[in-house]
RNA sequence: CUCUUAUCAAGAGUGGCGGAGGGACUGGCCCGAUGAAGCCCGGCAACCUGCAGAGCACGUCUCUGCGUGGUGCCAACACCUGCGGCGAAAGCCGAGUGAUAAGAG
Numbered sequence: 001c002u003c004u005u006a007u008c009a010a011g012a013g014u015g016g017c018g019g020a021g022g023g024a025c026u027g028g029c030c031c032g033a034u035g036a037a038g039c040c041c042g043g044c045a046a047c048c049u050g051c052a053g054a055g056c057a058c059g060u061c062u063c064u065g066c067g068u069g070g071u072g073c074c075a076a077c078a079c080c081u082g083c084g085g086c087g088a089a090a091g092c093c094g095a096g097u098g099a100u101a102a103g104a105g
Base pairs, nucleotide, nucleotide: 001105002104003103004102005101006100007099008098013041015040016039017038021031022030023029025082027080028079042074043073044072047070048069050066051065052064053063054062055061078097083094084093085092086091
């Protein structure tokens, strides 16, 4: 980088360093010196792993719990939108794109 599967309406700090940017991209609309990015600490969650229970069509399968370890995440629905459908409109649905996890190449 490509492919497959799953998820994306919940949740997470009045901390330290740092100093101007950030919210993927387009167009918007926002956040930011009452301090952005980044780093550290802290936290959330439970995808993989581990541990403990339970179930069974017994497969190293399924469910529940805990949170050790590996990620991830901690403004706004993945902030809205980009293509298509329905609708008078508001809006709704689907696709695409993106992100994350696990597996494969």